[in-house]
RNAcentral holds the sequence, with entries from Rfam. The RNA shown here (c-di-GMP-I riboswitch aptamer) has 76 nucleotides and comes from Hominibacterium faecale.
Order: sequence, then structure tokens, then C1' cells
RNA sequence: AAAUUUAAUGGGCAAAGCCGGGGAAACACGGUGACGCAAAGCUACAGGGCCUGUAAAAUGGCAGCCAGCUGCAAUA
Repeated sequence: AAAUUUAAUGGGCAAAGCCGGGGAAACACGGUGACGCAAAGCUACAGGGCCUGUAAAAUGGCAGCCAGCUGCAAUA
């Protein structure tokens, strides 16, 4: 330095539900609350896929679906 997550330390994030206001909706935001997560960090026309919507059509939405990029720690 790299790989792995099998041990530890310091910790980190925050599902569903409920409340508030926003939105056509999906859904995001704030509060509460923890199901879980070694990347539950970032990337949404310009990788795939999914959701809403429309007669049809997303530069509407989802990164806690896959994928890509990046990152902390150090035992065995």
C1' cells in the first nucleotide's frame, strides 16, 4: 500500500409508524422514533431497474434494488 470483515476502539447513519407544513402524486424536508446498515457516504436525461403520473410522454421521484466513485479504523 492492497484485499478481507473475523476481533476491538472511537464513533456514524436512521426503517416503519406518528406529528407538522410542501407536492397532482410518487416522494423529499423538520420533529419524534429505531427496523436495520462496514460505506444506509456521494452519483437520478446523459448505467440498469423501480415508483408516481399521463390517451401517450418525465430534465417528476427512489441511492436502505443492482451498479459506479470515494472514505475511517486496525486484530487475526